[in-house]
Molecule: SAM riboswitch aptamer (S box leader)
Organism: Effusibacillus dendaii
RNA sequence: CUCUUAUCUAGAGUGGCGGAGGGACUGGCCCGAUGAAGCCCGGCAACCGGAAUCGUACGGAACGGAUCGUUUCGAUUCUUGGUGCCAAUUCCUGCAGAAUCAUUGGUAUUCUGGCAGAUAAGAG
Numbered sequence: 001c002u003c004u005u006a007u008c009u010a011g012a013g014u015g016g017c018g019g020a021g022g023g024a025c026u027g028g029c030c031c032g033a034u035g036a037a038g039c040c041c042g043g044c045a046a047c048c049g050g051a052a053u054c055g056u057a058c059g060g061a062a063c064g065g066a067u068c069g070u071u072u073c074g075a076u077u078c079u080u081g082g083u084g085c086c087a088a089u090u091c092c093u094g095c096a097g098a099a100u101c102a103u104u105g106g107u108a109u110u111c112u113g114g115c116a117g118a119u120a121a122g123a124g
Stems, first nucleotide, its partner, number of pairs: 001124008013041001015040003021031003025094001027092002042086003047082002049079006059073006090116001095113006
C1' cells in the first nucleotide's frame, strides 16, 4: 500500500508544557488567546491479549468406548499487556433510489442503500 471481516447517535479532564491553528477531502457549518495542533499526565472503552467466575440455562465441536470426563467455542466481570479513542451522529454533506409537503418545482424534509473516511483483527 491492497484485500477481507466487524464497528462507527454511548463513553471519557475547570490538569501541566506549548504557542496558532484545528474539525481527513468538497461545499457548508463550527471549534480556537476565556488559548488550536503537538507532547506529558489523567480518563473512556473493550477490537486483540490476559485473568477470574459460571455453566444448577443451554447449545455447538473435538478426544476418550461410555447417562461420564477433558479441551475448546460460549456468558458475565475485571484489566498490570498491544492498539484505539476523549466538541458537535464519522458535525452535516457530496452518488443513487423512495416517501412526504402548500407553491408540483427547484429545492426542502425524512428514510434506505452506496461512496469516502476512521479504528480493530486477519491475509497478501